[in-house]
RNA sequence: AGACCCUGCUUGCCUAAUCCUGUGCGAGCACUGCUCGCGUCGGGAACGGGGGACCCAAGUAAACUGGGGUGAAUCUCUAAGCGGUCGAAGACCGCCGAGGGAGGGCCAGUUCCUUCAGGCCUAACCCGGCAGCUAACCUCGUAGGCAUCUGGAGGAGGUGAC
Numbered sequence: 001a002g003a004c005c006c007u008g009c010u011u012g013c014c015u016a017a018u019c020c021u022g023u024g025c026g027a028g029c030a031c032u033g034c035u036c037g038c039g040u041c042g043g044g045a046a047c048g049g050g051g052g053a054c055c056c057a058a059g060u061a062a063a064c065u066g067g068g069g070u071g072a073a074u075c076u077c078u079a080a081g082c083g084g085u086c087g088a089a090g091a092c093c094g095c096c097g098a099g100g101g102a103g104g105g106c107c108a109g110u111u112c113c114u115u116c117a118g119g120c121c122u123a124a125c126c127c128g129g130c131a132g133c134u135a136a137c138c139u140c141g142u143a144g145g146c147a148u149c150u151g152g153a154g155g156a157g158g159u160g161a162c
Base pairs, nucleotide, nucleotide: 011147012146013145014144018045019044020043021042022041023039024038025037026036027035028034029033046142047141048140049139050138051137056132064129066130067127068126069125070124074102075101076100077099081095082094083093084092085091086090103122104121105120106119107118111156112155113154114153115152116151117150
């Protein structure tokens, strides 16, 4: 000097995952009040999800390769390798799969939308035999994980200054 780790603050990213308030605990102060922090202890707003009629759609008991939900996270091809069949060469079938393609999602400099290029991701979990759509209505969630800085073209709106 650099890298890495920990803590606090600021600014942002993915996501619905934010804000206000009461109360409990703790701390501080100018102490019968105020301020700050914490909590699945409450309430509200906002955002997001599920269930749930007529009509429409689908269907005609039944358990199995069941079905369904959140989410961008789906579909497909394939080297090498493994196993099996055929007398050999080699061919065929199946499994697995580095990697690839299509589709989908994301990438601060005021916000949103479209588009081009570049980059990244394409998981994980849940319900428990069961759910199409669905007004009223009922109900659930507001976790978590990250790092600041990728550029161009166009449109819509907002804010500030003069």
Molecule: c-di-AMP riboswitch aptamer (ydaO/yuaA leader)
Organism: Chloroflexota bacterium